[in-house]
RNA sequence: GCCCUCGUAGCUUAAAUGGACAAAGCGGUUCCGUCCUAAGGAAAAGACUAGGGGUUCGAGUCCUCUCGAGGGCA
Numbered sequence: 001g002c003c004c005u006c007g008u009a010g011c012u013u014a015a016a017u018g019g020a021c022a023a024a025g026c027g028g029u030u031c032c033g034u035c036c037u038a039a040g041g042a043a044a045a046g047a048c049u050a051g052g053g054g055u056u057c058g059a060g061u062c063c064u065c066u067c068g069a070g071g072g073c074a
Base pairs, nucleotide, nucleotide: 001073002072003071004070005069006068007067010026011025012024013023019057029043030042031041032040050066051065052064053063054062
């Protein structure tokens, strides 16, 4: 320098051929529970999807540029 894969809540993963409020587990918070803690139970919160631009009625998903991670070839 060229090519490929990936980048979604604090962490690990989902999200059919683009379509309805982006879902789950763990974790954290509050409450119940207990003498206290734990186990167990209940509830609510948390990401506008690495960043910009484009296509489209509609983009996490398609196109493009940039950044980052991993891999391959020189």
The RNA shown here (transfer RNA) has 74 nucleotides and comes from a Candidatus Gribaldobacteria bacterium. Rfam family: tRNA. By type it is a transfer RNA. The sequence is in RNAcentral, with records from ENA. NCBI's taxonomy places the organism under Bacteria, Bacteria candidate phyla, Candidatus Gribaldobacteria.